[in-house]
This record gives sequence, structure tokens and C1' cells, in this order.
RNA sequence: AGCGACAAGGCAAACCCGUCGAGAGGCGGGGACGCAAAGCCACGGGGCCCCUGGGGUCAGCCGGGCUGCCGAAC
Repeated sequence: AGCGACAAGGCAAACCCGUCGAGAGGCGGGGACGCAAAGCCACGGGGCCCCUGGGGUCAGCCGGGCUGCCGAAC
């Protein structure tokens, strides 16, 4: 440096409760299906919503960019 474990530590889908929003959905709590970037960014594709104006939303759909913890085996 690659790599990625029945290791340490971490995140947390569905669902439930609360709350914000017109909605997609966000946030907090519970909860774990999963995750080696499931950390961050809407740049490209894509999904979804709308008060249809082009505006919003999804980073746990796929690319791409930036950043980063741990150390068994190989």
C1' cells in the first nucleotide's frame, strides 16, 4: 500500500412513538434488515413529491468527488 475478520470500536432498513413539512421526506427516541465508507457532497444517470413555476426530496439505487477509524489472515 493493497486487503477486510465469528477482532475492537462504529452506523442503523422495515416497523412503532414524538415532532417539522402541502408532499416526497427530515430530525429525535425505540428497534436491527443490513453496511468497510450505510461518513460528507445532488456533479452525471435514476427513483419519488408538488402549490406544475422549475422547484423540492432521496447519499441505505448506480457512478463520480472529498475525507477517514481499526489491524487478524493474505
Molecule: c-di-GMP-I-GGC riboswitch aptamer
Organism: Actinotalea lenta